[in-house]
RNA sequence: ACGCGUUCUCAGGGCGGGGCGAAACUCCCCACCGGCGGUAUGGGAUUUUCCCGAGCCCGCGAGCGCCUUUCGGUUCUCCGAAAGGGUCAGCAGAUCCGGUGAGAGGCCGGAGCCGACGGUAUAGUCCGGAUGGAAGAGAGCACGC
Numbered sequence: 001a002c003g004c005g006u007u008c009u010c011a012g013g014g015c016g017g018g019g020c021g022a023a024a025c026u027c028c029c030c031a032c033c034g035g036c037g038g039u040a041u042g043g044g045a046u047u048u049u050c051c052c053g054a055g056c057c058c059g060c061g062a063g064c065g066c067c068u069u070u071c072g073g074u075u076c077u078c079c080g081a082a083a084g085g086g087u088c089a090g091c092a093g094a095u096c097c098g099g100u101g102a103g104a105g106g107c108c109g110g111a112g113c114c115g116a117c118g119g120u121a122u123a124g125u126c127c128g129g130a131u132g133g134a135a136g137a138g139a140g141c142a143c144g145c
Base pairs, nucleotide, nucleotide: 002144003143005141006140007139008138009137010136016030017029018028019027031125032124033115034114035060036059037058038057042052043051044050055113056112063091064090065088066085067084068083069082070081071080072079073078095111096110097109098108099107117128118127119126
């Protein structure tokens, strides 16, 4: 250094102003925000090396759905509750134009677009499940090589 096991720690941002209204941080006008890994025609530097660099390029995560088990109602597959799974990928996601260039999905310029569920005047930004879970990041220890 690598592999494998185990323990611990950490791991999400955002409604400010105005309008209508009995009521809206939910509607309308203007505004604001961008988890994790990968990739890299960009940038930096102490330049064989190292660091940074995408919400909408490829994946992943939480939530809902879904599936399994148990319990209750009901009586033969439906409803409700609890616990579990993370297989499926359904909800489920969103980018184009111009420029440069050998090449742009990433650079420069411009214009767009997207954002679980429950609550409530219709919510990416409020409240709630959540003092939860988690992609993953880091550290300690044990073993192997």
Overview
A computed fold for a 145-nucleotide RNA from Martinezella freirei, annotated as FMN riboswitch aptamer (RFN element). Lineage of the source: Bacteria > Pseudomonadota > Alphaproteobacteria > Hyphomicrobiales > Martinezella. Rfam family: FMN riboswitch aptamer (RFN element). For this family Rfam cites "FMN riboswitch aptamer symmetry facilitates conformational switching through mutually exclusive coaxial stacking configurations" (Wilt et al., J Struct Biol X, 2020). Rfam's curators write: The RFN element is a highly conserved domain that is found frequently in the 5'-untranslated regions of prokaryotic mRNAs that encode for flavin mononucleotide (FMN) biosynthesis and transport proteins. RNAcentral holds the sequence, with entries from Ribocentre. The coordinates come from a structure-prediction model, not an experiment, and the mean pLDDT is 78.